[in-house]
Context: one part of a larger RNA
RNA sequence: CUGGGCGUAAAGCGUGCGUAGGCGGACUAUUAAGUAAGGGGUGAAAUCCCGAGGCUCAACCUCGGAACUGCCUCUUAAACUGGUAGUCUUGAGUUCUGGAGAGGUGAGUGGAAUUGCUAGUGUAGAGGUGAAAUUCGUAGAUAUUAGCAGGAACACCAGAGGCGAAGGCGGCUCACUGGACAGAUACUGACGCUGAGGCACGAAAGUGUGGGGAGCAAACAGGAUUAGAUACCCUGGUAGUCCACACCGUAAACGAUGAGAGCUAGUUGUCUGCAAGCAUGCUUGUAGGUGACGCAGCUAACGCAUUAAGCUCUCCGCCUGGGGAGUACGGUCGCAAGAUUAAAACUC
Numbered sequence: 001c002u003g004g005g006c007g008u009a010a011a012g013c014g015u016g017c018g019u020a021g022g023c024g025g026a027c028u029a030u031u032a033a034g035u036a037a038g039g040g041g042u043g044a045a046a047u048c049c050c051g052a053g054g055c056u057c058a059a060c061c062u063c064g065g066a067a068c069u070g071c072c073u074c075u076u077a078a079a080c081u082g083g084u085a086g087u088c089u090u091g092a093g094u095u096c097u098g099g100a101g102a103g104g105u106g107a108g109u110g111g112a113a114u115u116g117c118u119a120g121u122g123u124a125g126a127g128g129u130g131a132a133a134u135u136c137g138u139a140g141a142u143a144u145u146a147g148c149a150g151g152a153a154c155a156c157c158a159g160a161g162g163c164g165a166a167g168g169c170g171g172c173u174c175a176c177u178g179g180a181c182a183g184a185u186a187c188u189g190a191c192g193c194u195g196a197g198g199c200a201c202g203a204a205a206g207u208g209u210g211g212g213g214a215g216c217a218a219a220c221a222g223g224a225u226u227a228g229a230u231a232c233c234c235u236g237g238u239a240g241u242c243c244a245c246a247c248c249g250u251a252a253a254c255g256a257u258g259a260g261a262g263c264u265a266g267u268u269g270u271c272u273g274c275a276a277g278c279a280u281g282c283u284u285g286u287a288g289g290u291g292a293c294g295c296a297g298c299u300a301a302c303g304c305a306u307u308a309a310g311c312u313c314u315c316c317g318c319c320u321g322g323g324g325a326g327u328a329c330g331g332u333c334g335c336a337a338g339a340u341u342a343a344a345a346c347u348c
Stems, first nucleotide, its partner, number of pairs: 004319003007302002012316001014201004021194003025088007033081002035077008049065006091191001092188003095184004103177007110154001115149007125136002162169002206247006215241002220236004258315006266293013297304002321348003330341004
């Protein structure tokens, strides 16, 4: 390489958009590039193979044949793939109506709680723990009442619930805005799928500049524990956590399961539409999501099972014994931290 694979053994890029490329619905006509059949030319010799022969045999050598699976060209065929022309509606999309939603961005606003400050009441303790101590408190703490300030997060509702491509999204209101879904007729007429490069988004931590800073809290300090305790526990506490703009580009970025399409028993819950029936809030049907169980089938087993890990097709990514190593070197990117691409010696 081929073959075989990728939920858990090595292996699905974190996610999307999309370029090239690959692949692509039904029907008709035509073409003849692929394809198929036949003919011709060429395919040096040697080698390989087969049959003979010569060195005493063999290796070796000589002769003959076959072969050289290829390329070029001519003729023919037209089913399939491709090309061209035309038609179609099932794929895809557009239009109208409608309801659902923590989808996104910006602005405004609300209550509870923590903390601090001011004032009142009040007096000796309060905190904290396994037990303590550090700590706070007679300069009046803790507790309690009233007021004020400020920041961050949004109890109940809340759900195996919803939305989003993923990351993720949760008080309330408004503005702008993306997507999905259902129903309905009408329209376009294959306009599609995937997607190397590329571009965009991408938790937390971290970085830069400027703000902000209530609570929490790496680092740090102290008190304990302990043989020690650079920890677990306690008292403090700075970056950070928050906002704006700009970077970083990684996660057990997980369903450890790439995207799309078709086909293959059911039962049951739930969310959002629609239709019919009536007993007017139920039943039945239907479409799209989201769960549980389960047949066939698959799987090494666990398990998966119409939301497949079943049966098939298309395209992309990735794997090839463990360690060395996701490291070194080089390249690219980054302010840095580092990220990405990615070996070998050696060793078992």

Model confidence (mean pLDDT): 89 of 100. Predicted 3D model of a 348-nucleotide part of an RNA (small-subunit ribosomal RNA, central domain) from an uncultured Caulobacterales bacterium. It matches the Rfam family "Bacterial small subunit ribosomal RNA".